[in-house]
RNA sequence: AGAGUUUGAUCCUGGCUCAGGACGAACGCUGGCGGCGUGCUUAACACAUGCAAGUCGAACGAUGAACCCGGAGCUUGCUCCGGUGGAUUAGUGGCGAACGGGUGAGUAACACGUGAGUAACCUGCCCUUGACUCUGGGAUAACUGCGGGAAACUGUAGCUAAUACCGGAUACGACCCUCGGCGGCAUCGCCAGGGGGUGGAAAGAAUUUCGGUCAAGGAUGGACUCGCGGCCUAUCAGCUAGUUGGUGAGGUAACGGCUCACCAAGGCGACGACGGGUAGCCGGCCUGAGAGGGUGACCGGCCACACUGGGACUGAGACACGGCCCAGACUCCUACGGGAGGCAGCAGUGGGGAAUAUUGCACAAUGGGCGCAAGCCUGAUGCAGCAACGCCGCGUGAGGGAUGACGGCCUUCGGGUUGUAAACCUCUUUUAGUAGGGAAGAAGCGAAAGUGACGGUACCUGCAGAAAAAGCACCGGCUAACUACGUGCCAGCAGCCGCGGUAAUACGUAGGGUGCAAGCGUUGUCCGGAAUUAUUGGGCGUAAAGAGCUCGUAGGCGGUUUGUCGCGUCUGCUGUGAAAUCCCGAGGCUCAACCUCGGGCCUGCAGUGGGUACGGGCAAACUAGAGUGUGGUAGGGGAGAUUGGAACUCCUGGUGUAGCGGUGGAAUGCGCAGAUAUCAGGAAGAACACCGAUGGCGAAGGCAGAUCUCUGGGCCAUUACUGACGCUGAGGAGCGAAAGCGUGGGGAGCGAACAGGAUUAGAUACCCUGGUAGUCCACGCCGUAAACGUUGGGAACUAGAUGUAGGGUCCAUUCCACGGAUUCUGUGUCGCAGCUAACGCAUUAAGUUCCCCGCCUGGGGAGUACGGCCGCAAGGCUAAAACUCAAAGGAAUUGACGGGGGCCCGCACAAGCGGCGGAGCAUGCGGAUUAAUUCGAUGCAACGCGAAGAACCUUACCAGGGCUUGACAUGUCGCGAACCCCGGUGAAAGCUGGGGGUGCCUUCGGGAGCGCGAACACAGGUGGUGCAUGGCUGUCGUCAGCUCGUGUCGUGAGAUGUUGGGUUAAGUCCCGCAACGAGCGCAACCCUCGUCCUUAGUUGCCAGCACGUAAAGGUGGGAACUCUAGGGAGACUGCCGGUGACAAACCGGAGGAAGGUGGGGAUGACGUCAAGUCAUCAUGCCCCUUACGUCCUGGGCAACACACGUACUACAAUGGUUGGGACAAAGGGCAGCGAACCCGCGAGGGGGUGCGAAUCCCAGCAAACCCAGCCUCAGUUCAGAUCGCAGGCUGCAACUCGCCUGCGUGAAGGAGGAAUCGCUAGUAAUCGCCGGUCAGCAUACGGCGGUGAAUUCGUUCCCGGGCCUUGUACACACCGCCCGUCACACCAUGGAAGCUGGCCACGCCCGAAGUCGUUACUCUAACCCGCAAGGGGGGAGGGCGCCGAAGGCAGGGCUAGUGACUGGGGUGAAGUCGUAACAAGGUAGCCGUA
Repeated sequence: AGAGUUUGAUCCUGGCUCAGGACGAACGCUGGCGGCGUGCUUAACACAUGCAAGUCGAACGAUGAACCCGGAGCUUGCUCCGGUGGAUUAGUGGCGAACGGGUGAGUAACACGUGAGUAACCUGCCCUUGACUCUGGGAUAACUGCGGGAAACUGUAGCUAAUACCGGAUACGACCCUCGGCGGCAUCGCCAGGGGGUGGAAAGAAUUUCGGUCAAGGAUGGACUCGCGGCCUAUCAGCUAGUUGGUGAGGUAACGGCUCACCAAGGCGACGACGGGUAGCCGGCCUGAGAGGGUGACCGGCCACACUGGGACUGAGACACGGCCCAGACUCCUACGGGAGGCAGCAGUGGGGAAUAUUGCACAAUGGGCGCAAGCCUGAUGCAGCAACGCCGCGUGAGGGAUGACGGCCUUCGGGUUGUAAACCUCUUUUAGUAGGGAAGAAGCGAAAGUGACGGUACCUGCAGAAAAAGCACCGGCUAACUACGUGCCAGCAGCCGCGGUAAUACGUAGGGUGCAAGCGUUGUCCGGAAUUAUUGGGCGUAAAGAGCUCGUAGGCGGUUUGUCGCGUCUGCUGUGAAAUCCCGAGGCUCAACCUCGGGCCUGCAGUGGGUACGGGCAAACUAGAGUGUGGUAGGGGAGAUUGGAACUCCUGGUGUAGCGGUGGAAUGCGCAGAUAUCAGGAAGAACACCGAUGGCGAAGGCAGAUCUCUGGGCCAUUACUGACGCUGAGGAGCGAAAGCGUGGGGAGCGAACAGGAUUAGAUACCCUGGUAGUCCACGCCGUAAACGUUGGGAACUAGAUGUAGGGUCCAUUCCACGGAUUCUGUGUCGCAGCUAACGCAUUAAGUUCCCCGCCUGGGGAGUACGGCCGCAAGGCUAAAACUCAAAGGAAUUGACGGGGGCCCGCACAAGCGGCGGAGCAUGCGGAUUAAUUCGAUGCAACGCGAAGAACCUUACCAGGGCUUGACAUGUCGCGAACCCCGGUGAAAGCUGGGGGUGCCUUCGGGAGCGCGAACACAGGUGGUGCAUGGCUGUCGUCAGCUCGUGUCGUGAGAUGUUGGGUUAAGUCCCGCAACGAGCGCAACCCUCGUCCUUAGUUGCCAGCACGUAAAGGUGGGAACUCUAGGGAGACUGCCGGUGACAAACCGGAGGAAGGUGGGGAUGACGUCAAGUCAUCAUGCCCCUUACGUCCUGGGCAACACACGUACUACAAUGGUUGGGACAAAGGGCAGCGAACCCGCGAGGGGGUGCGAAUCCCAGCAAACCCAGCCUCAGUUCAGAUCGCAGGCUGCAACUCGCCUGCGUGAAGGAGGAAUCGCUAGUAAUCGCCGGUCAGCAUACGGCGGUGAAUUCGUUCCCGGGCCUUGUACACACCGCCCGUCACACCAUGGAAGCUGGCCACGCCCGAAGUCGUUACUCUAACCCGCAAGGGGGGAGGGCGCCGAAGGCAGGGCUAGUGACUGGGGUGAAGUCGUAACAAGGUAGCCGUA
């Protein structure tokens, strides 16, 4: 520091996710030791039991143990009595109990933090100083007696003490009044100041001393006040009656509405009052580069609370955790009358929960309370126990050791890896174990002795032995680390992208590897990465985002000059910013964690001294901003009134007759009751042609005939005036298209709704005929639009070019007009720098800056719900969440596609010829059938295809019978030559016997070859996967395309080249051009046919010369011709003319056998279709192994209601048939072709010359054709299916199931519906011949020749293709994408008659405890009067009153849960209906409205 993820790819925007760190954690697996820390985050839920606050006898009365002394009894060691003694403690009294310890419920507050203030205050114990400690009195607990009660507890009578209580004296520097002096910041403060008045003190115990009282000061602790700071929410906008202030009084330690009476009407709030939600605050902690963000466990400071609520008492201090009273809830005891209790102290229990420990030891240390002290108390604290909860440290051994052992795993079978790892050898002994020794912590106290919980712990030493000690996660990318097997969209994984459908590095297991390590992973939370809330540090034309526009309040910002202040700002010093934490440096535990010490930091706040440029305040001035005046000027700017012509429609009349209208085509509609058309007249409403424009005006919406009236703004010129008066603008106000609403008018045309006609599968649409609201006017609402330049307003700066509108100046012109230059303002186009993701913007910025406002923060849910405001309504404004997705999106690129455009090809259409589709038959396929009907091929590009030929074989299928190292290959061993013959059984295969036979080589061991047998390695498989593959093939397509190098352009994908202008069959060629070249394709080179030449003539040929035959190149010979087969020539737009750009090329012509590629063939670019083939072959993996192998017999592949493809033959006279007569080419032939001749009607048989073939044969006949005869339009002398009989051939074998012949039989069929195929010349059509396969079987396939046409105007349309361009939401690419309703399942959510809770305040009722007030009732030791009784005074009880918690009643607000039913929303491999959008998406789309 970044990475993954939107796309075919790219750049950008943008979200999601990951890698890091942290934790009071929890869970899973695992677990050796030690140190230091930490440990109920949930139920402030309920608590059994024990402990957590006592102490003082040196305050007091009382009690009176041990010991000692004396006496008595006497069983000489016990009892009793007296004295001494003072242990012990219940009670009175004092101090403490307000500390320490716990918790975080409440609290948004002066609660906390920080800094100030108190001249408005208090402070026990402690310290300092001064003074004093005199004199009296009356009670009371304990105790005793008598009672009540279950208990808790308590009544009454009597006795008694004090450092308990009360009176008096004295005292002051206390308090009050007054006088004086001094000081301050207002109220005021100070002085041992002077005088007067008032009021109150004391306590002793002890004998080094400790106490008590008064006063002053200090210290400590507390109280109150103020400035500033720190949560969310405006879908909380107004709140407030003790409220704000005053006067007086009360109250308090003290100021104060703190409380009360009266008076006034204030106080707070957009700088967020009031309300709601949440929350203890801080030092700090975590994270981060920082700024920030999150957090408030442990430790420390503060606050609050103590079962819930209220209240006071005591006290220096409390409204009191282990005190009291009352109310409530709960629990316990009870004799039912009444009582007791409060673990959020330490342990512990139950409960809740994912989850958090021992009912331990000790006061030895530190600290606290009491005490003179010893000491006692102390669950504070110090320690121990439990827990890997965290941090830190250590160990589980070290060195050597290769045959790289065994085993495991993988394997290409060679090996690799685990791996120096192990074994083995040599060492070491930390930790754990065991034994011995053994601390510091101790200061203090005490006369001394003595005193350690931890602990026989740390530590030291000895001993034994590698001995007892490694796991967890991960291994597709991010992200370090890979193989095998299993599984087969299953099981499962997953943080994101995504894996899994038979070869999974992604699931599970194993081996191996990587990472961390006594831990490792997972989950949760926080920060980071995230510049993804952007102060540092983002944006708003199209990605989310500029308010529809203007005015303007608060606020923010603000021109030039001078002075002043010193608020901001800068700087020095002072105080504070607790300690701990953090950082740095030292030190102590063996190190570290941890601890100790020193320094820094604590970025802050306050005070004070100084500076004054800049911002600010105040004061004065200026004119460049802004405004005013004056003079001109353009304009559909606005409002009102008046008025004009054209057109449409309607009405009246005339002319006139059968149609009009409308459409893609029609129909509805109108018309003989006279339409349409046409003429004249009239009426009404709405809109204003031409001018007119890319033009003008306005803030926007918007504004258009003309005239008049009223009126706003702009621009130019001038520079007279004011003197910063400015800019923006949260709230607020006004304006605001269309549609819509209300009231009243108006209504010609148009025209939602509606009706009808068409279209259509449907057509609630598009089209047509009608037509109501509305559109128009007036007034009032609404307040939204794709209200768009999708671009807020203002100011300044930054190249130009060229239009246009308005004004001014100058030149020129005698003047006018034109023209030229320049300037200001507006409005366009192009363009530089710059900016931008790109597109693009570019002085009218989207450039460079400043000021102000508005807005954005992933998509969907949703501009929706709820709430509020506005509206008559429609609705508008404001505006969420749950849930869900891993994207949604912008710009540009390459393709593909379009019922987009342009150009151009092709038997693509058109023009023709002949077919198919109908019939019969052949053949192939589907289907159904079957024991099996083997398998494959399936639009074009499967279907007379694999198959160039299924009776057995083939054969892969089925039935049955057999074999198991096998039908076939290699290796090992044994036997035997091989081999031949004859039996049995059997359908055969097979099984089982008998006999014959002995070869070749040899180094004599044996070997080669063949056969048999045995066992094992193995064979074998037409079993699966063509979606694991190679090879081969089809197709687009013989279409003209497909690419590369370098350069250039672009951030990039990519582009350029290859586009453009011509031309071509062609990316063929030419020209141009940021391209220049090149490659694969095209063409040519190759074969064949066509002309000629040449060479050579056998088996071919025969003109001339001879011979010869019935005839015949039959013979001699010839080499001319044909032909054969070698080599050449020829054709190149070469020549001429025209067109064209002086090009390429095209058109025409000449010559030529052939002319523009001469015809045909071979040749198939990059690629596409997961196209076809595992059954040609090869091959990975999987599967079978007495069978999915192999052999045999028989059957099947041939079956048959049907459907389809491809052929054949026909339907006849351009024919059939009979007879006669002609002319080929190219092939094949030895297990072959097979002649002559003979036989047979024929198929064929006999025969065997000849021929391995230019010689012979197939084949001494090619057929169509020609000539002649018959048939005469019919199911025929057409057609030949089907069937019968008789034969022939091949072959072991023609039944299933071959071909052929003869005779007989003689079906359908009379030219084939919709639809569809081939062909552009030696072609179609038609005719026969040959070949391969093959024993036999050809209507198929391949080839050969014979005869031999018609038509092409042309490119509108159908199909396919090429190039350019355009749009795109497509990219498995239009067989694409995609929308909505309905149906089903699930999820969250809104509404809802209601129902049930919680919280809050108000009103009223009742009113506990208690303070305060009052009291005429009752009681009363101290003091006073009084002899006494009694009274005074004071107090207590009771009564009354104010306030007052809980409770009750009634209405209300907020909020939560739930609710029949209901609304929409979201999600969900294969549901229904349509086709809305994306292409002109087939009616361009979209926005607002009805």